[in-house]
The RNA shown here (Guanidine-I riboswitch aptamer) has 111 nucleotides and comes from Alitabrizicola rongguiensis. It was read from a public genome assembly, where an Rfam model found it. The prediction has a mean pLDDT of 87.
RNA sequence: UGAGUUGGCGGCUAGGGUUCCGGCACCGCAAGGCGCGUCUGGUCCGAGAGCUGCCACCGGCAGGGGGAGAAAUCCCUGCCUGGCGCACGGCGGGAUAAAAACCCGGGAGAC
Numbered sequence: 001u002g003a004g005u006u007g008g009c010g011g012c013u014a015g016g017g018u019u020c021c022g023g024c025a026c027c028g029c030a031a032g033g034c035g036c037g038u039c040u041g042g043u044c045c046g047a048g049a050g051c052u053g054c055c056a057c058c059g060g061c062a063g064g065g066g067g068a069g070a071a072a073u074c075c076c077u078g079c080c081u082g083g084c085g086c087a088c089g090g091c092g093g094g095a096u097a098a099a100a101a102c103c104c105g106g107g108a109g110a111c
Stems, first nucleotide, its partner, number of pairs: 007055006015045002020042002022039001023036002026033002057083002059080007086106001088109001092104003
């Protein structure tokens, strides 16, 4: 200086709005209608840089398969109070009923 990898899924939370439920106000005999998310809530959405579980991958050890063959590349199984790093981040746009730490996006930019 160049190249590659640094992963996937689920549960939960921070957070989010208002389709449904509920709540509140008004109208109505009633069924129900209409408005309010500057209504605590239930359903719902929900993190790259939040928590957690499983898987995958890497390392070590042990065993099995295969191989003409003691080996090897390769494949499989199990175990490990082994590994799986670092991460500041707009404006603007998108989806959904609508919004958000969701998606664009580990982006632009900064270091």